A computed fold for a 71-nucleotide RNA from a Candidatus Hodarchaeota archaeon, annotated as transfer RNA. Taxonomically the source falls in Candidatus Hodarchaeota (Archaea, Promethearchaeati). Model confidence (mean pLDDT): 82 of 100.
[in-house]
């Protein structure tokens, strides 16, 4: 250089066109002599930029990062 797949909370991962969920992390609380565990409240995210759409994590096209194969 080309082809492909990927990018969603601190982290691991759901969601194929209708206002993004979960576990795990962190901050309270309740239990317990104290801690572990177990429960309950909470908080936190769609890599940037345009487009077509009434509407976009999703579909398209450029940029960017990360991974595989090819030369």
């Nucleotide at each position: 250089g080309c082809u492909c797949g990927g990018g969603u909370a601190g982290u691991u991962u759901a969601a194929u066109g209708g206002u993004a969920g979960a576990a795990u992390u962190g901050g309270g609380g309740a239990c317990u002599g104290u801690g572990a565990a177990u429960c309950c409240c909470u908080a936190g995210a769609c890599g940037g930029g345009g487009g077509a759409u009434c509407g976009a994590u999703a579909c398209c096209c450029c940029c960017u990062c990360c991974g595989a194969g090819c030369c």